[in-house]
């Protein structure tokens, strides 16, 4: 230095409740604690989803999810091998 992820520190916060914003997927802010090592940031590709739109699908557009996979970017600690 890599690769492993023990151990302490310190952060994040799924599911469900509570106000709340939004037509909607959902966001926020309180609890709460399944989990994370990028569960910090970014909608770039793939995906899940809402809305218009159509009779309907589908296309098409406009969005949501970074805790769905990937991608990009910064990035804490650190034993034993």
């Nucleotide at each position: 230095u890599c690769u492993u992820g023990a151990a302490a520190a310190g952060c994040c916060a799924a599911a469900c409740c509570u106000g709340u914003u939004g037509u909607g997927a959902a966001g926020c802010a309180g609890g709460g604690a399944c989990g994370g090592a990028a569960a910090g940031c970014c909608a770039c590709g793939g995906g899940a989803c809402u809305u218009u739109c159509u009779c309907a699908u589908g296309c098409a557009a406009a969005g949501u999810c970074a805790g769905c996979c990937g991608g990009g970017u910064u990035g804490c600690c650190a034993a034993c091998g």
c-di-GMP-I-UAU riboswitch aptamer from a Campylobacteraceae bacterium, 81 nucleotides, folded computationally. Model confidence (mean pLDDT): 83 of 100. It matches the Rfam family "c-di-GMP-I-UAU riboswitch aptamer". Its Rfam clan is "c-di-GMP_I riboswitch clan". It was read from a public genome assembly, where an Rfam model found it. Lineage of the source: Bacteria > Pseudomonadati > Campylobacterota > Epsilonproteobacteria > Campylobacteraceae.